[in-house]
Context: one part of a larger RNA
RNA sequence: CCCCAUUGGGGCUGCCUGGACCAUGCAAGUCGAACGCGAAAGUCCUUCGGGGCGAGUAGAGUGGCGGACGGGUGAGUAACGCGUGGGAAUCUGCCCAGUAGCGGGGGAUAACCCGAGGAAACUCGGGCUAAUACCGCAUGUGCCCUACGGGGUAAAGAGGGGGAUCUUCGGAGACCUCUCGCUGGUGGAUGAGCCCGCGUCCGAUUAGCUUGUUGGUGAGGUAACGGCUCACCAAGGCGACGAUCGGUAGCUGGUCUGAGAGGACGACCAGCCACACUGGGACUGAGACACGGCCCAGACUCCUACGGGAGGCAGCAGUGGGGAAUAUUGGACAAUGGGCGCAAGCCUGAUCCAGCAAUGCCGCGUGGGUGAAGAAGGCCUGCGGGUUGUAAAGCCCUUUCAGUGGGGAAGAAAAGCAGCGGGUGAACAGUCCGCUGUGCUGACGUUACCCACAGAAGAAGCACCGGCUAACUCCGUGCCAGCAGCCGCGGUAAUACGGAGGGUGCGAGCGUUAAUC
Repeated sequence: CCCCAUUGGGGCUGCCUGGACCAUGCAAGUCGAACGCGAAAGUCCUUCGGGGCGAGUAGAGUGGCGGACGGGUGAGUAACGCGUGGGAAUCUGCCCAGUAGCGGGGGAUAACCCGAGGAAACUCGGGCUAAUACCGCAUGUGCCCUACGGGGUAAAGAGGGGGAUCUUCGGAGACCUCUCGCUGGUGGAUGAGCCCGCGUCCGAUUAGCUUGUUGGUGAGGUAACGGCUCACCAAGGCGACGAUCGGUAGCUGGUCUGAGAGGACGACCAGCCACACUGGGACUGAGACACGGCCCAGACUCCUACGGGAGGCAGCAGUGGGGAAUAUUGGACAAUGGGCGCAAGCCUGAUCCAGCAAUGCCGCGUGGGUGAAGAAGGCCUGCGGGUUGUAAAGCCCUUUCAGUGGGGAAGAAAAGCAGCGGGUGAACAGUCCGCUGUGCUGACGUUACCCACAGAAGAAGCACCGGCUAACUCCGUGCCAGCAGCCGCGGUAAUACGGAGGGUGCGAGCGUUAAUC
């Protein structure tokens, strides 16, 4: 791709081509127990001015953590990229163990208010204010540097309970205590960076390549070694054991095939690498030179009041395009996992599910028994018959699956609440841990599964039949029309063309084409 079919379920797979371009929606947020602000709808009261509740809620902002994970793709890369085995000169947020601290001050700035510019994106000026934001001072066990004299270097509070005292009787609150957090340093764990041996496609119709090149000294730089960079010095370094150049290609666990040796491949799943419109760059940070961050340049698209702006699906869906060819702009956070949070919880196109496609694998059904007058019809015939064929009809059964009705697990125990025990603590506050009891939560879902009902009722095709290769006759045609993987068939009796009857092989598939062994 052709023909045919569509009952199923489970698991699996589904843009191999333009790393070409993308409308729209969603895919990374969260924390009020870090901080200062702070509505409205609605509702109640009202002396009609307003006030209370809503509510310190929604919301924006400062700040913290996360956005370096998870998800995608295979362009580039023949390389310490990957695989494997070693190594020393390193860093590591959150986490674990143990150690020492957390004293005392200060000045700002968003939000907000006022004003200004702009079509917009947004920007500017003035004024007010808080912090776990920022900056000094002190201390500094330690840590860093050291010419061993010395020098440098930190922090932040928040919440719960008790509560002297104060009080405008609302509340505030020294102090005690617990929990979380903060700072310095040590060890661990995890993750990451770096170096080396060996292995890793084709071409010699590519034979020479190299100047930061190879080594040294010194300096700079990095978390760290190093020509990593620079100055100077030496003239080295690599190469037929294939350098350099060109082509092709992400690598591996593995997959396919094969008796094996081997050959081919690297889709899904898993590990590593690289990339994120193209090229370059750094910032922040424990970690990036950062897919849904920033800056510059370029191509392209969009908005514009022409001054200027906005964008990046190789995330999940989806559109057009390319192509022989590949799906829904679906549901849910119920489970698993992740981020934030004390928690409740919020977010999560990760994920779990559903939808579409016979794309592959597996299983089931399309009925079972009986039934010879071997019916009719078809085909063949030597005209006797043979065959289709127990096949059908008829009779007796069954009801899987689909259909209708009803019942109905598991995926869900965490959280919360109560009790008991233990740790901490002055405490029968509080808080943390463990156990027991109780108990909320299901997208899938009309779930799986079970029961009942009706009736054989709704369910078979495709290729082949000369030899290889399993399966033969008749008619038509007459080297024509045609078949064909190879050998080869067809020119008047063609088992090889076309049809029919019959048969063979597979079967919801069967053939063909392409590809690999």
Predicted 3D model of a 517-nucleotide part of an RNA (small-subunit ribosomal RNA, 5' domain) from an uncultured prokaryote.